Annotation:
The prediction has a mean pLDDT of 81. Predicted 3D model of a 72-nucleotide RNA (transfer RNA) from Chironomus riparius. It matches the Rfam family "tRNA". About the family: Transfer RNA (tRNA) molecules are approximately 80 nucleotides in length. Lineage of the source: Eukaryota > Arthropoda > Mandibulata > Chironominae > Chironomus.
[in-house]
RNA sequence: CCCCCGAUAGCUCAGUGGUAGGAGCAUGCGACCGGAAAUCGUAGGACGUGGGUUCGAGUCCCACUCGGGACC
Repeated sequence: CCCCCGAUAGCUCAGUGGUAGGAGCAUGCGACCGGAAAUCGUAGGACGUGGGUUCGAGUCCCACUCGGGACC
């Protein structure tokens, strides 16, 4: 070089081409409590980059970047 897999929230992960992009943990605020912890509620926070296909792309196609693996 070539081949395979992956990239979604601060972390770990879901997500039939179509409802509004979700969960757990973490963080902020509130409730509860004499005060904490625990618990409950609530808020903020994300689709690697650039193109393409499509009425519509996190999802399909191409290139690139990064990470992992196989072969040598």